[in-house]
Predicted 3D model of a 1451-nucleotide RNA (small-subunit ribosomal RNA) from an uncultured prokaryote. The sequence is in RNAcentral, with records from ENA. Rfam family: Bacterial small subunit ribosomal RNA. Its family is annotated with ribosome and structural constituent of ribosome in the Gene Ontology. The coordinates come from a structure-prediction model, not an experiment, and the mean pLDDT is 84.
């Protein structure tokens, strides 16, 4: 920097990614070289070989071999020679390995001293005299071995004594003590003592060095002193005695983890992580103790003991220690050769030659890393072939290939051949390098392509298989899976995994926060600590400056240089931000001293107050008791009931009792630190404010721990108990109701004392101090001015608004959430969880402190737009109300569901499917079913091969028909049109997907809304405009306004009806004239009418009202009056609404069938349910009779007058009319008469029978007529529909479709009402506002129990193991102390025997490892059972929360 919470936004906040790195590992792949690196795990166990020896110039002895001599031929002697050992010297304490332990003076850094230092350098000296042993060797033994015992001989630079002592040690200042080694040869190497140096050790100190307080107290040699011992040396290092100290909140002790550093990785830096390779230090060497030797060790390849393990064994005993180099097994994701050489560098020994050296130098293995090189270069368009895609045109792979012309780095072959060495010596190595040769020849892969993140298409798959770092892909068109083509990235590597830093300002020193996102302790007092007013002087600790020392080398950085470059290496510089010392400065801080008054406090004078504690006291009300009056109810609720009441309630009057709380005053009024405090009086008492400016003189602020106070509830003891009231009981409500409501009612509420210590203890805002605009209200003091009840000023509280500033926004704003300083507390994603365990407190309840595993990619804040609300306001609509008529009941028609069926084709599904698609299923339609046929097809377009005269009309046979097989007539000649057969392209599909689509349509809704440009406001989503005040049918108009304009809608423009005029009069009309049966004819066009064009209506006029507006109300005139009635017209959008079966169309599917044809059947079924209708139930009617008036429309395959005929449907004739002419055409409700309330003279279903019509054909399955039959039904439960005027209701007429079929649909006219107070309620809608945890938007969201499987975890009788503490027992080896009767060469005494000194063994003592016993602490594993929690697919029960969430929510 990016992705990810949302519909969108902003901030908070976590998760994730892009970078760099690695001792890495894994997957795929792999040409060369250089330089590096290579058991991170089991400090697990180790076979085998090697890794430390050397010196004959310390010593004795001296094999083999050679030479000489001798010989009894066995051999011996001498010389030379120098092996294996031995004594002795030096080395083995270095070098090499590892990181177990160690939180420590272990390491780092800087100081210090009470010390030692072999070999080395240097200084001053010495190096004389003696002695006794002992290995080897010889011999005798023991033992399996390892090894070892006795006796005998011998040397030394091995050992010992005495002499000497300038220096040396030591002292009681008299004195005392202490050395030596020779060798070889003529020059050296040695030896002893001594001073100094160098080097390397030792010890001490300051500072720095991990996590945990759920580890808070630790410590008896502990802290100090004295004396003694001890060490190379200071020291409780050790011992005795004395004292009682020492360490710790600046973290002791305990627990966990860890070698430390230079450095390394990362990072802008500060930091964070790390401590492989290289270098310094430390520690360790199978585990645990221990000492010996030595200059140096408590010793990796030494010793002794104990333990575990392994091996050998003759069972008696022995041997061993790869964390040296190789190597083996094991562990593990994982880490190499049982190589060469001492040539170089270095180490040990030696005078040296030289020997040893798995240190080292090299080689081998491994892409483990870094660096370099190559896998070819140029040209080459027919843009080849092939692949892939395609809109079929082409595009792309792609100059890529091929072809042509070149080159030869690397690798390969051949030849030469180093430096590294200074005279010799080269493992590497015939290596590096040089020369020559051949030939493009031998040499490219890996990951990715949805976004982040560079790179896109096709196919397959179909929530499958799979992918995934996060968000997320996959349910039939997947750029996200798999494959292919293409592309992107890196390249001998590329990806993945793991780890670290970064990004992460996500622990914030640099550099964060805490009103609402996580976060201010409930409040105060106060300890330590931190911070602190003014002036002066001193000091110089901090601070600053200069200088000195140190800060190892390597590394990093800079500049040079060397390998062809680079990596790598070499040289120089800088740096190493640190520590120490010296000198200087003195502003600030500190420290010391002195002074001051403004901070703080005291004093004096006033003031207000529900501040606190105790005692007393008052009235109203409630309840109870007593008595009176009084009678049937009272009480309670949405409505009721439980309850009380005739044993007298409720009501009312009087009296009494008891407890608790204090109406009005009362107020964003007062007081208090907070919790909190309210009748009145008294007593005691805390704090505050104002004024004065007398006193003290910084006495201050904050405050970890600590202490105190701390609502309600709760607990303990004892009282008290009127009202209220958890629990509980009953009554209701309800599906249930362990609730809400009601009737009761116990703890409790009250008092005293003692606990508890928590609250949404909130201003969700810690305390203090200073500074930074104002306006206004109120409470308590004070002061000034005067108008004497006003005003002004200032102080202290408490509110409202508001500027700057701050804030993510909301908001805060002198009472800060502004600008600074000081101190404290707290936060670091959500859940798990304020939970578990542990500790502390508590009588208990519980409080406090406070995790982890696991799990999610979010959780949360503020604001925005919507949607929603059993939120609010305003308004509208046949929405309700007021009315009229229906539906729901009956019969029938019709559609649907269901059922049935071979099929009952398909679609439509709340409103907005259901007399819908269908404006008309007997066949056809027809898509369905059964059966029978066809396969380039019933239909379209090319093409090709060959072939046939087809075609049309009539007709015969078979067949259910499609079809098949013929015949006749006509036409005509082209292989040309048309047509048939054959073949392959293709046709065809009412097959699927309306959730892939176009088009069309429904619906909200003819509702008044939906948007844009510019500007402005806001970080932004967005807002404004469009809100507001009026008004309207209307976002209609007016006014106002940070808006000004505009668009789609509204309205108007269009059609029609209503009035008038003009024009025109045929088929229309007839006033007047003539005429007729008749506008029939003449005539006329005035009227009606027709059909073309105009006019008319605009709140225009008047009055009132309103704001002088828009408009509204009333009136006049007018045919019509406030959009005159009706229609057409349907904004942005919503419903993945409907339609793939009107049509079109992507994809998929079928292709002798899911296509095509035919016959018959079905779509017409029928227990049932629903919708829409018709006809009725009758008298506003039925029947009979009489008879007037319409308007749309239709008509040649037609409408048909009129005549005849039939009871009738009809039939037979036949004028007229392609129609203002003829015709359908008769209108019906109307009027008169009759019937008289009944299943009827209502009603007509059903059924029988006879007919008519249409039509190839009325069986399934048409309509109609006549006669006969005469069902249900007497006005319809819950519920529900339409309608506001020429409307409802009622009456008939026409048309489309159509051969026929209409109760449906679309139209037409006739007759012609009732009602609307009004907007509380139901439904729908519009605007504003409010709440929201909703945004798939309330058909939303979401909680808890239970059930199921799974994961981690707490408790748990116990059990297993690790670690540790205390007490006791045991006590190896060892050093120390004592003893030392046994043993004893050197010195002394002694002629000697012997004795002495000294020593050794042995023994004893304390110390002590391992081990054992007992009791704890702590950690971990397992554990029947059990607790809560997390996530899980569509389970169960309810509905708690989000809206007033339907009882406001929450602590």
């Nucleotide at each position: 920097g990016a992705g990810u919470u949302u519909g969108a936004u902003u901030a908070u906040g976590g998760c994730u990614c892009a970078g760099a790195a690695c001792g890495a590992a894994c997957g795929c792949u792999g040409g060369c070289g250089g330089c590096a690196g290579g058991c991170c795990u089991a400090a697990c166990a180790c076979a085998u070989g090697c890794a430390a020896g050397u010196c004959g110039c310390a010593g004795g002895a001296g094999a083999a071999g050679c030479c000489a001599c001798c010989u009894u031929c066995g051999g011996g002697u001498g010389g030379u020679g120098g092996a294996c050992a031995c004594u002795g010297g030096c080395g083995c304490a270095c070098g090499g390995g590892u990181g177990a332990g160690u939180a420590a003076c272990g390491c780092g850094u800087g100081g210090g001293c009470a010390c030692c230092u072999a070999c080395c350098u240097u200084u001053a000296g010495g190096u004389a005299c003696g002695g006794g042993a002992u290995a080897a060797c010889c011999u005798c033994g023991g033992g399996a071995a390892a090894c070892u015992g006795g006796g005998g001989c011998u040397a030394a630079u091995a050992c010992c004594g005495a002499a000497u002592a300038c220096u040396c040690c030591g002292u009681g200042c008299g004195g005392g003590g202490g050395a030596a080694a020779g060798a070889u040869u003529u020059a050296u190497c040695g030896c002893c003592c001594u001073g100094a140096g160098a080097u390397g050790a030792g010890c001490c100190c300051g500072c720095g060095u991990u996590g945990g307080a759920u580890u808070a107290g630790c410590u008896a040699g502990u802290u100090g002193g004295u004396a003694g011992g001890g060490u190379a040396a200071a020291a409780g290092c050790c011992u005795a005695c004395c004292a009682a100290g020492g360490c710790g909140a600046c973290g002791a002790u305990c627990c966990g983890u860890a070698g430390c550093u230079g450095g390394u990785c990362u990072g802008a830096g500060a930091g964070g992580a790390u401590g492989a390779u290289c270098a310094g230090c430390c520690a360790c060497a199978c585990u645990g103790g221990g000492a010996c030797u030595g200059a140096g060790a408590c010793a990796c390849g030494g010793c002794g003991c104990a333990g575990a393990c392994u091996c050998c064994u003759a069972c008696g005993g022995g041997a061993g220690g790869c964390a040296g180099c190789a190597g083996u097994g094991g562990g593990g994701a994982a880490u190499a050769u049982u190589g060469g050489a001492c040539a170089a560098u270095g180490g040990g020994g030696g005078c040296a030659a030289c020997c040893c050296u798995g240190a080292u130098c090299c080689a081998g293995c491994c892409a483990u890393g870094c660096c370099g090189c190559g896998u070819g270069a140029g040209u080459g368009a027919a843009g080849a072939a092939g692949g892939c895609c395609c809109u079929a045109g082409g595009g792309u792979u792609g100059u890529a290939a091929a072809g042509c012309u070149c080159u030869u780095u690397c690798a390969c072959c051949g030849g030469g051949g180093a430096a590294g060495a200074u005279a010799a010596u080269g493992a590497c190595g015939g290596u590096a390098c040089c020369c020559g040769g051949a030939g493009a020849a031998g040499a490219a892969g890996c990951c990715c392509c949805g976004g982040c993140u560079a790179a896109c298409u096709c196919c397959g798959u179909g929530c499958c298989a799979g992918c995934a770092g996060c968000c997320g892909c996959g349910g039939u068109a997947a750029u996200a899976c798999g494959a292919a083509g293409g592309g992107g990235g890196c390249u001998a590597g590329c990806g993945u995994u793991g780890u670290u830093c970064g990004g992460a300002a996500u622990c914030a020193c640099u550099g964060g926060g805490c009103g609402u996102a996580a976060a201010g302790c409930g409040c105060a007092c106060g300890u330590a600590g931190g911070c602190g007013g003014a002036u002066u002087c001193g000091u110089u600790a901090g601070u600053c400056a200069g200088g000195g020392g140190u800060g190892g080398a390597a590394g990093c950085c800079c500049g040079g240089g060397g390998c062809u470059c680079a990596a790598c290496c070499c040289c120089g510089g800088a740096a190493c931000u640190g520590c120490c010392c010296c000198u200087g400065a003195u502003a600030c801080u500190g420290c010391g001293a002195a002074u001051c008054u403004c901070g703080a406090g005291u004093c004096c004078g006033g003031a207000a107050g529900a501040g606190g504690u105790g005692a007393g006291u008052g009235g109203a009300a409630u309840u109870c008791c007593u008595a009176g009056u009084g009678u049937a109810g009272a009480g309670g609720u949405g409505a009721a009931a439980u309850u009380c009441g005739u044993a007298g309630a409720u009501a009312u009057u009087a009296g009494g009792a008891a407890g608790a709380a204090c109406a009005c005053c009362a107020g964003u009024g007062g007081c208090g630190a907070a919790g909190g405090c309210g009748g009145c009086u008294c007593a005691c008492u805390g704090g505050u404010c104002c004024g004065g400016u007398a006193c003290u003189g910084a006495c201050g602020c904050u405050g970890a721990g600590g202490u105190g106070c701390g609502a309600a509830a709760g607990c303990g003891u004892g009282g008290g108990g009127a009202g209220c009231a958890a629990a509980c009981a009953g009554g209701a409500u309800u599906a249930g109701a362990u609730a809400c409501c009601c009737u009761g009612g116990u703890a409790g509420u009250c008092c005293a004392c003692g606990c508890c210590g928590u609250a949404a203890a909130c201003g969700a805002u810690g305390g203090g101090u200073g500074c930074u605009a104002g306006c206004u209200g109120u409470c308590g003091g004070c002061a000034g001015g005067c108008a004497u009840g006003c005003u002004u000023g200032g102080c202290g509280g408490u509110g409202g608004c508001g500027c700057a500033g701050c804030u993510a926004a909301c908001g805060c704003a002198u009472u800060a959430a502004g600008c600074g300083c000081c101190c404290c507390g707290c936060c670091u994603g959500g859940g798990g969880a304020g939970u578990a365990c542990g500790g502390u407190c508590g009588c208990a309840a519980g409080a406090u402190u406070a995790a982890a595993a696991c799990u999610c990619a979010a959780a949360g804040g503020a604001a925005u737009u919507g949607a929603c609300g059993g939120g609010g306001g305003c308004c509208c609509g046949c929405a309700c109300a007021a009315g009229c008529g229906g539906u729901g009941g009956a019969g029938c028609a019709u559609g649907u569901g269901g059922u049935u069926u071979a099929a009952u084709u398909c679609g439509a599904a709340g409103c907005a499917a259901c007399g819908c698609g269908a404006a008309g299923a007997a066949c056809c339609u027809u898509a369905c079913c059964a059966a029978u046929c066809c396969u380039u097809g019933a239909c379209a377009u090319a093409c090709u091969u060959g072939u046939c005269g087809c075609g049309a009309u009539c007709u015969u046979a078979g067949g259910a028909g499609a079809c098949u097989a013929g015949g006749a007539u006509u036409u005509u000649c082209a292989g040309u049109u048309c047509g048939g057969c054959u073949g392959g392209a293709c046709a065809g599909g009412u097959g699927c997907u309306g959730c892939a689509u176009g088009g069309c349509u429904g619906u909200c809704g003819u509702c008044a809304g939906c948007u844009c440009g510019u500007g402005u406001c806001g970080u932004g989503a967005g807002a404004u405009g469009u809100u507001g005040g009026g008004u309207u049918a209307a976002g209609u108009c007016c006014c106002g306004c940070a808006a000004c304009g505009a668009g789609c809608g509204c309205a108007a423009c269009c059609c029609u009806c209503a009035c008038c005029c003009c024009u025109a009069g045929u088929u229309g009309c007839c006033a007047g004239c003539a005429u007729u049966u008749a506008g029939u004819u003449g005539g006329g066009c005035a009227c009606u009418c027709u059909a073309u064009g105009g006019g008319a209506a605009c709140u225009g006029c008047c009055g009132g009202u309103g704001a002088u507006a828009a408009g509204c109300c009333g009136g006049a005139g007018g045919a019509a009056g406030g959009u005159g009635g009706g229609g057409a017209u349907g904004a942005c959008g919503u419903c993945a609404a409907g339609u793939c079966a009107u049509c079109a169309u992507g994809g998929c599917c079928c292709u002798u069938a899911c296509g095509g044809a035919u016959u018959g059947g079905g779509c017409u079924a029928c227990a049932c349910a629903c919708g829409u209708g018709c006809u009725a139930c009758a008298a506003u009617g039925g029947c009979g009779g009489a008879u007037a008036c319409a308007g749309u429309g239709g008509g040649c395959u037609g409408c048909a007058a009129c005549c005849u005929u039939g009871c009738g449907a009809g039939a037979g004739g036949u004028a007229g009319c392609a129609a203002a002419u003829c015709u359908c055409u008769a209108a019906a409700a109307u009027c008169c008469g009759u019937c008289u309330c009944a299943g009827u003279u209502c009603g007509g279903a059903u059924u029988g029978u006879u007919c008519u019509c249409u039509g190839c054909a009325a069986c399934u399955c048409g309509a109609g007529a006549g006669c006969a039959u005469g069902a249900a039904g007497u006005c319809g439960g819950a519920a529900u529909c339409g309608c506001u005027a020429g409307u409802a209701a009622u009456c008939g007429c026409g048309g489309a479709u159509c051969a026929g079929c209409a109760u449906g649909c679309c139209g037409c006219g006739g007759u012609g009402a009732a009602u609307a107070c009004g907007u509380u309620c139901c439904c729908g809608g519009g605007c504003c506002u409010u709440g929201u945890a909703c945004a798939c938007a309330c058909c939303g969201c979401c909680c808890g129990u239970c059930a199921c499987a799974c994961c981690a975890u707490g408790g748990g009788a116990g059990u297993u193991g690790g670690u540790u503490u205390u007490a006791c027992c045991u006590g190896a080896a060892g050093a120390c102390u004592g003893u030392g009767g046994g043993c004893u060469a050197a010195c002394c005494c002694g002629u000697a025997a012997g004795g002495g000194a000294g020593g050794c063994a042995g023994c004893a003592g304390g110390c002590c490892a391992c081990g054992g016993u007992a009791a704890g602490g702590u950690c971990a594993g397992c554990g029947a059972c059990u607790g809560a929690a997390a996530g899980g697919a569509a389970g169960u029960c309810g509905u708690a929360a989000c809206a007033a969430g339907g009882u406001a929510a929450c602590c």